Model confidence (mean pLDDT): 84 of 100. This is a predicted structure of a 1519-nucleotide RNA (small-subunit ribosomal RNA) from a metagenome.
RNA sequence: AGAAUUUGAUCCUGGUUCAGAUUGAACGCUGGCGGCGUGGAUGAGGCAUGCAAUCGCACGAGUGAAGCUGAAACCUUCGGGUUUUAGUGAAUCUAGUGGCGGAAGGGUUAGUAAUACAUGGAUAACCUACACCUAACUUGGGAAUAACAGUUGGAAACGACUGCUAAUACCGAAUGUGGUAAUCGAAUGGCAUCAUUUGAUUAUUAAAGCAGGGGACCUUCGGGCCUUGCGGUUAAGGAAGGGUUCAUGUGAUAUCAGCUUGUUGGUGAGGUAAUGGCUCACCAAGGCUAAGACGUCUAGGCGGAUUGAGAGAUUGACCGCCAACACUGGGACUGAGACACUGCCCAGACUCCUACGGGAGGCUGCAGUCGAGAAUCAUUCGCAAUGGGCGAAAGCCUGACGAUGCGACGCCGCGUGAGUGAAGAAGGCCUUCGGGUUGUAAAGCUCUUUCGCAUGGGAAUAAGAGAAGUUGGCCAAUAACCUGCUAAUUUGAUGGUACCUUGUAAAGAAGCACCGGCUAACUCCGUGCCAGCAGCUGCGGUAAUACGGAGGGUGCAAGCGUUAAUCGGAUUUAUUGGGCGUAAAGGGCGCGUAGGCGGGAAUGAAAGUCAGAUGUGAAAUUCCGGGGCUCAACCUCGGAGCUGCAUUUGAAACUUCAUUUCUAGAGGAUAGGCGGAGAAAACGGAAUUCCACAAGUAGCGGUGAAAUGCGUAGAUAUGUGGAAGAACACCCGUGGCGAAAGCGGUUUUCUAGCUUAUUCCUGACGCUGAGGCGCGAAAGCAAGGGGAGCAAACAGGAUUAGAUACCCUGGUAGUCCUUGCCGUAAACGAUGUAUACUUGGUGUAGCUGGACUCAACCCUAGCUGUGCCGGAGCAAACGCGUUAAGUAUACCGCCUGGGGAGUACGCUCGCAAGGGUGAAACUCAAAAGAAUUGACGGGGACCCGCACAAGCGGUGGAGCAUGUGGUUUAAUUCGAUGCAACGCGAAGAACCUUACCUGGGCUUGACAUGUAGUGGACAACUCUAGAGAUAGAGCUUUCUUUCGGGACCGCUACACAGGUGCUGCAUGGCUGUCGUCAGCUCGUGCCGUGAGGUGUUGGGUUAAGUCCCGCAACGAGCGCAACCCUUAUCGUUAGUUGCCAACAGGUAAUGCUGGGAACUCUAACGAGACUGCCUGGGUUAACCAGGAGGAAGGUGAGGAUGACGUCAAGUCAGCAUGGCCCUUAUGUCCAGGGCUACACACGUGCUACAAUGGUCGGUACAGAAGGCAGCGAAGCAGAAAUGUGGAGCAAAUCCUAGAAGCCGGCCCCAGUUCGGAUUGUAGUCUGCAACUUGACUACAUGAAGUCGGAAUCGCUAGUAAUGGCGUGUCAGCAAUAACGCCGUGAAUACGUUCCCGGGUCUUGUACACACCGCCCGUCACAUCAUGGGAGUUGGUUUCACCCGAAGCCGCCGACUUAACCGCAAGGAGAGAGGCGUCUAAGGUGAGGCUGAUGACUGGGAUGAAGUCGUAACAAGGUA
Repeated sequence: AGAAUUUGAUCCUGGUUCAGAUUGAACGCUGGCGGCGUGGAUGAGGCAUGCAAUCGCACGAGUGAAGCUGAAACCUUCGGGUUUUAGUGAAUCUAGUGGCGGAAGGGUUAGUAAUACAUGGAUAACCUACACCUAACUUGGGAAUAACAGUUGGAAACGACUGCUAAUACCGAAUGUGGUAAUCGAAUGGCAUCAUUUGAUUAUUAAAGCAGGGGACCUUCGGGCCUUGCGGUUAAGGAAGGGUUCAUGUGAUAUCAGCUUGUUGGUGAGGUAAUGGCUCACCAAGGCUAAGACGUCUAGGCGGAUUGAGAGAUUGACCGCCAACACUGGGACUGAGACACUGCCCAGACUCCUACGGGAGGCUGCAGUCGAGAAUCAUUCGCAAUGGGCGAAAGCCUGACGAUGCGACGCCGCGUGAGUGAAGAAGGCCUUCGGGUUGUAAAGCUCUUUCGCAUGGGAAUAAGAGAAGUUGGCCAAUAACCUGCUAAUUUGAUGGUACCUUGUAAAGAAGCACCGGCUAACUCCGUGCCAGCAGCUGCGGUAAUACGGAGGGUGCAAGCGUUAAUCGGAUUUAUUGGGCGUAAAGGGCGCGUAGGCGGGAAUGAAAGUCAGAUGUGAAAUUCCGGGGCUCAACCUCGGAGCUGCAUUUGAAACUUCAUUUCUAGAGGAUAGGCGGAGAAAACGGAAUUCCACAAGUAGCGGUGAAAUGCGUAGAUAUGUGGAAGAACACCCGUGGCGAAAGCGGUUUUCUAGCUUAUUCCUGACGCUGAGGCGCGAAAGCAAGGGGAGCAAACAGGAUUAGAUACCCUGGUAGUCCUUGCCGUAAACGAUGUAUACUUGGUGUAGCUGGACUCAACCCUAGCUGUGCCGGAGCAAACGCGUUAAGUAUACCGCCUGGGGAGUACGCUCGCAAGGGUGAAACUCAAAAGAAUUGACGGGGACCCGCACAAGCGGUGGAGCAUGUGGUUUAAUUCGAUGCAACGCGAAGAACCUUACCUGGGCUUGACAUGUAGUGGACAACUCUAGAGAUAGAGCUUUCUUUCGGGACCGCUACACAGGUGCUGCAUGGCUGUCGUCAGCUCGUGCCGUGAGGUGUUGGGUUAAGUCCCGCAACGAGCGCAACCCUUAUCGUUAGUUGCCAACAGGUAAUGCUGGGAACUCUAACGAGACUGCCUGGGUUAACCAGGAGGAAGGUGAGGAUGACGUCAAGUCAGCAUGGCCCUUAUGUCCAGGGCUACACACGUGCUACAAUGGUCGGUACAGAAGGCAGCGAAGCAGAAAUGUGGAGCAAAUCCUAGAAGCCGGCCCCAGUUCGGAUUGUAGUCUGCAACUUGACUACAUGAAGUCGGAAUCGCUAGUAAUGGCGUGUCAGCAAUAACGCCGUGAAUACGUUCCCGGGUCUUGUACACACCGCCCGUCACAUCAUGGGAGUUGGUUUCACCCGAAGCCGCCGACUUAACCGCAAGGAGAGAGGCGUCUAAGGUGAGGCUGAUGACUGGGAUGAAGUCGUAACAAGGUA
């Protein structure tokens, strides 16, 4: 620091996802040790059990019994001892009175959006126990009461009554350093009230003792008295803590916009420690709010923590500070402090006890338990340390705390060995079978021993306390006490732990996830869209690096993965740091309020700003530098920092504020100009329709074509006159005006605006503008008019499969006017307003100036508006470009993935229709923008082709042949299926072929190779059984040798053979097709961010990307053409088997013979044709048209030759081949059958339908090919097929061999002398065999058919048409097929509008599997979430009323009453009790908000193949 994912590819926008770090975590697999941390996040749910607070130096009493004292008894060694009893009494324990503390410590986060918290202030408005310091005092009395005793109630808890008693408990009194209050002053200070200090007078106001020691003196012998310590009281102060208050900061929501009656303020009271509506009475009517009041939802806050480069975002476990809470709600009491976690009272819920009458309780303390939950520990040890409470102290208490335990929950550290070791062992896995890999890994050898285990030793954590002695202080004191020093003695939970020593043996110690890409790491097997995986993209349909297993590898490691969550990446809420023409996004337009921002100069102030200082910003955390645990984590010391707030002192550039001033912004004045700017009124002509009349006759109208409609009752067309309403042709223009919507005949009136010139006036008066107000097309609504034309709805006619449409004929609202609503549009320049700046060119509208002119125009300068093209710059690109989408500023509006949805609910506006505001659940991994290459278009342009047209002949109708489909069958083997399957594989199915069926056999096999064993011939021939395969019998018995054996053959066993079984969608090879179409590409350069473009496009030309010219291209390759073959002309060479002109011979005749080499021919080599020449056209080109010559002329004709690629085209059955499958069978042998079936359909052909013919007779002319298991002549036989015969020929020698044609005769237009199917009979040939199922011959038979519907095929010259001939395969033949050969031998092409196919350019696109594309909506089915809904049922909250506990306060207090007063009566005071205000819980009623649920219902989303249509994308077929 980035990456994956939208597309065929690209750039951009934009979302989704991943890699990192982290956690109080949980889950899965695994688990050696130690250190340091950390551990109920959920039900603030319920809790059994134990534990989580003291002082005897305040007090009475009890217990107790070491010691001491007294008495008695006994004993005695007379020193005394023992026992009993009384008193005293250190220590101990116990309940009570009393004091202090239970307001701390510990827990939790329910509530709380401000009575909280953080930071900084204020308190001149306050309080403060214990502790510290200072000053003063501590005098003298009184009355009770617990405990206790007795009686008594109760189950218990707990009481009641009577009686006794103490205090540092309680109550008066004295004194007053002082305090407080009032009055009268003084000084100082301040911030308004005032504050501080101080003086005088008056009034008022305190206390408690306990313990230790002691010389003189006094004594009732208790003590007084003195003194010390601890206490007590009053007051001042500081410290520390707290109360109150102010400012700023601190969540969401406006679909919460108004809230408030103690409310806001005042006066006066009350209350409080204290200010204050805190409370009350009265008075006033205020207070808060868009800078968000009020309401609702959520939430303890902070130091900090996590993450991040930072700014931020998220968070508030542990540790620390603050707050709040303590079963739920209310309340006060006590106290310095509480409205009190282990206090009290009341109400409620729950649990427990109960004798049913009544009681008890509160783990959100430490452990622990149940529940709920994915989930969170021991009912441990100790007060040794640190800290706290009490105490004079020792000490006691302390689940605070210190420790240990449990949990890999986290962080950190260590180990599980090290070295050597190649026969690269075995085994595993893979393999191309060679090997590779696991792998120096193991084994083996040599070492080491951390940790663990065992053994022995063994800490720090301890500071204190303290007998005794001693210095000093206090004191009258050598006593006591205090202080310092010395110090016997003594204190460890952890723990016999850390640590150290020795021993032991490599000995006891490795897993988890991943391996398609992102992302490091690859193979085999299994599975077969199944099972499964998956964070995103996506894998899996028989060769899965993606599933499962294995081997191997990668990463981390006592852990590793997964899940959840936060930040990051995400500049994806953008302050740093984004956008709004087309991607989401500029408000429809203006005016204007608040707000924000604002021109030049001067002076002052100092709010912002900047600088210095001071205070604070707790500690911990973080960072830096040290130190301590062996290191680290961890702990610790010092420093920095804590970006903040406050106070104070300065500065004055900028902003701000105040004052003064200026004119460049803005506005005004004067003089002109401009316009479909607005409003009102009046007027005008053309057209349409209607009415009347005239004239006139059969149609009019309308369409692609028609029909509905109008018209003989007289239309349309024509003329004249009249009526009505609406709109204003031409001018009219990317021309004008207006803020936008919008505005168009003419004239007048009223209103507003803009602009030019002058530079006269005011002096910043300005810009923008949330809310607000106004304007706002069309349609629509309301009321009243109006209504010619047009025209939703509607009706009819057409079209159509349908046509609720497009087209036609009609036609009502509406369109028009007045008034009032509505308030929206693709209200668009899809571009907010204002200002400034920044190269240019060229139009146009308005105004002004200059020059020229008689004047105008032209020309020229400026301002204002409006267009086009373009530079820089910007932009994803398209494009924008002084009218910015450039460069900047100010202000407003708006956006944050697609769908759901501009929907629902709520609110608001509206008469309604509807408008404004405006979500969520759920769902997808995309949805978009611009541009690129293709493909496509019922888009455009150009060009070509037997593509059409022009012609000739066919097919489609008949019969037959053949192939296919279908059907049938035991089987009718298999493949080929639009063109590009169908006389195709098959250049030949009776058996064989043959792959199919039935039946019968074989199992190392019909065929190949090898090994082992065994036996020898095998074969041929003969016979028997059988349908045959086969079986049996007979006959027969090899060659070689180094004697082991070998060759050959049979048998047995094992490896293996075999398969026309599957997959052509695993493949090779071959082939078809577009198409013999002219295309397809590359290198370098250039253009573009890029896909890509250019070149290859353009102008010509060609059969051609053929060539020329031009050009940011220049070249090149595969194709085209040429080179190759055949053919047409000539030449040379050669002359047999071919030829025969001349010469000679010969025959009935023939190159028959001699000979010849001229000709034909044969077959080899050459020549020839190249737009070479001429004329014209064309750009001086390419090239085209014509001509000459020539056998041939513009590629002479034909063939071979098939670019990059497309169709997963065809073929596993021609061959080869991966994988899978069968193995006494899917292999193999045999016989028979089938592939030849037959209601039918299609393709390809043959023969015909006749006279351009048929038939009979005569007669002429080829080329190419084949031949020895062959062709087979002549001759003979037969009517013929054929037989016989056998000459000749391995061939230019022999053989197979012509027809149409030509010359004659007959037929005379008929189902015929056409046509030959079908059938019968008799034969011939091949073959082992012609039944299924061959061909041929003869005779007889003599069907359909008289030129073929829709439709469709071939062909442009030696072509079509027509005639025959040959060959391959082959025993024979289904051949009318296929491949070849020659004979005869035409017609037509104006032309490219149309059909088909193809090529090039261009255009649109929502297509890219590419139009056989994409895609929309209803309906049907299933699932999911959601809205409405008669209602039902919860929560919360408000209001009204009822009831009203405990309690404070107030009033009353006839009853009660120790302290004070009084001689007494009595009084004062207090209390029980009663009443009242307030009030929790509860009840009733009415509302608000919100949740769950609800028959039914609405739309939405998703789903493989459903139904109906085809709305959109191309001119998408009606843009």